[in-house]
RNA sequence: GUGGGUGUAGCUCAGUUGGUUAGAGUGCCGGGUUGUGGCCCCGGAGGCCGAGGGUUCAAAUCCCUUCACUCACCCCA
Numbered sequence: 001g002u003g004g005g006u007g008u009a010g011c012u013c014a015g016u017u018g019g020u021u022a023g024a025g026u027g028c029c030g031g032g033u034u035g036u037g038g039c040c041c042c043g044g045a046g047g048c049c050g051a052g053g054g055u056u057c058a059a060a061u062c063c064c065u066u067c068a069c070u071c072a073c074c075c076c077a
Base pairs, nucleotide, nucleotide: 001073002072003071004070005069006068007067010026011025012024013023019057028044029043030042031041032040050066051065052064053063054062
C1' cells in the first nucleotide's frame, strides 16, 4: 500500500427487513437479610452507540470520509 473484521455502560456482550424513553450479565453505590462478611433479595447511578458529514418524517442500524485495534496479502530491506 491492497482487502477483510471489530468499535454500544468500568469490563464481557446483545440489539430482530430503520420505528418512537438503547438493554443484559458482572462490577460500583444505597438498603434488606446476617453477630460480621459472603451468598441471596430490592432499588439506584452510569451511554452523545469511536469521530465527522449525508440520506430519511425517523439512523446504533443505510451511504461517504476519517481514527484506533486486529487478520491476511503485496512491495522494499